The part of an RNA shown here (small-subunit ribosomal RNA, central domain) has 350 nucleotides and comes from a metagenome. The RNAcentral record of the full RNA draws on SILVA. The prediction has a mean pLDDT of 89.
Context: one part of a larger RNA
Parts: sequence; C1' cells; structure tokens
RNA sequence: CUGGGCGUAAAGCGCGCGUAGGCGGUCUGUUAUGUCAGGUGUGAAAGUCCAUGGCUCAACCAUGGAAGUGCAUUUGAAACUGACAGACUUGAGUACUGGAGGGGGUGGUGGAAUUCCCGGUGUAGAGGUGAAAUUCGUAGAUAUCGGGAGGAAUACCGGUGGCGAAGGCGACCACCUGGCCAGAUACUGACGCUGAGGUGCGAAAGCGUGGGGAGCAAACAGGAUUAGAUACCCUGGUAGUCCACGCCGUAAACGAUGUGAACUAGGUGUUGGGAUGGUUAUUCGUCUCAUUGCCGGAGCUAACGCAUUAAGUUCACCGCCUGGGGAGUACGGUCGCAAGAUUAAAACUC
Repeated sequence: CUGGGCGUAAAGCGCGCGUAGGCGGUCUGUUAUGUCAGGUGUGAAAGUCCAUGGCUCAACCAUGGAAGUGCAUUUGAAACUGACAGACUUGAGUACUGGAGGGGGUGGUGGAAUUCCCGGUGUAGAGGUGAAAUUCGUAGAUAUCGGGAGGAAUACCGGUGGCGAAGGCGACCACCUGGCCAGAUACUGACGCUGAGGUGCGAAAGCGUGGGGAGCAAACAGGAUUAGAUACCCUGGUAGUCCACGCCGUAAACGAUGUGAACUAGGUGUUGGGAUGGUUAUUCGUCUCAUUGCCGGAGCUAACGCAUUAAGUUCACCGCCUGGGGAGUACGGUCGCAAGAUUAAAACUC
C1' cells in the first nucleotide's frame, strides 16, 4: 500500500467558483513513456529449496545445483496508456428565434390593519381570564365619526405551484442585472468532469458606528396560579426585530441522501415549452423535451423503505467514518472587537 462503509446504526464539507492533482469522446499516422516478449550482465557469502555426502541418527556441517519479485543494458512487439501530428462531431460551448419565473440590486408608489396625536358625538365603565387581579378610565376612557403622524408587514391570488448553487425569495411600477427551458439551423472543435489548498456567498441570534422605532418582544417589573413557580396565563416593558456600512460564519444550514456521466418495467398527476390530429372557436386527444409530486416492478436494503429525481447496475473525482464516555473538550496554531469559530488530542474509565 491493500479492507468495509457513510438516508435512519459512526460517517456527505451549509453551498458555489476554481488552482495543483486525478480522470477523460471518435478516427488515422508517427513514436515507444508506461506495458509485453526474448537475450546479456549483475543480483557477495551465509540463509531458503533440491540432490549427494560427513559426525552411529538427528540437530549441526560440507559439496554441487536451483531459485532470487529487482536493477542495468540490448533486440523486438504496438492492442491499450502516454507524447507528437492531422482530422471528426455525438461531450462541452457560441450565435439565432421564442418562453416562464416571489432569482438578485436600486429607486418610487399604493391599500388594509395596529399604535399614537387633534377634533366631534357620548357616559361609566373598559380591558383581561379557567376565574381573577395588576392595568386604563369622571383630568371623560372603552365605543363611534372626521382629520393627521409614523413604522413595519404585504390578506385574497397561493398551489407536495414558481425561481435560486445553497442560505433563501411573495403588494404594485420603473430601471440595471444573473441563470434556466424549448425550437430550428449555423459555427468552434474535446475547449470536458471532479477538485486537496485557495477564494466567494451563507438563516436566525449576536457584535461595532450612525439612524429609526408602530406592532411584537428576550431581560426586567407587577398581577395571578402553586406546597413553591426564578415557568406556563395576564398587565406592562428594554435590548432586539427595521435601515446604512462593517464584522460574525454557525443551524435538525435536512432529501439527515457530495458532484458529474451512462444504463435499467410501468401507471397517474403538476408546471413551462414544442410537434401533431379532430374542432369555427373555447377546448379535447396523442407524442415529445425540461420541471416537480404520488404509486409501483425488477434490483437493492438489517429492516423501515428506495425504486429513471435510486438508496438499482457501473465509472471519474472529492469529503468523511473506524466501540461508549472523557470531548467536539484541554493545549497549541489560525481567525474574531467580543461572543466565540475552526483545527484537534491524551490520561483515565466501561
């Protein structure tokens, strides 16, 4: 070096981009790196194996032979691999015509609702609960009408529906911008896959500076409940939630299922295209590509279940696991303003 695994038992990095590296389509020629065959040299002795012999045998010893994965050199082979040269179009990509979309960013606009303020009407309650109380109210509340302010979120549509690599994205309008799908041709001609390091993005909470603050609401205060009640319930309420810029870098970041490719029964829905047939049209049927669900066969699985969106059959590359606790801890390193994150043991113990 070599094993077996990773949906739920330990184990898929949260997700992209991409360096080195690994792997890589079809055809032709050359070469001969790997590869294969032959020759030569070397591969000390002892040892090993075989044969014979010497100690009465054996152990032991002696002689001869064989073997010796290897290395060097040389002569060849050319299927595969590599290298070089040329060509190809199916992989990949570009152009074109259409299409769907809460994909992203910036600016603006709207309506409903809560709260607050002003004014009118109006009078004794309101609120809240299992029941209450704290609380608000004759300094006029609750209710109701009119006006105004401000912040946050966008009912219905709404859907195992859409978009995005993931996190995630939902009122409307405009601008800027990424990706995707289908259809026909034309072009480039392997330009590809994966990806250690690296780099970017990354919910919520949290942190820094400055704004903002309606509602909600950790902490906190009070009222209840209770044996107690540092809770559940109620009345309040500050950070925070919102915005800008900068950090943090973690989640049951989940499909608990890495990415890419090929192959392997069907049935039935969904969304977006295309083709075709019937139809005046609405619309209906069939086929097809992409998407997203359910059911199910072979096969797989410890079982549950998965099953063309595989956990089936294979290939390429990466990551990870190796009994429980100690421990995702200590120490050290790196990062961070901090909180902490990341990398990551051992003693001991069962």
Rfam family: Bacterial small subunit ribosomal RNA.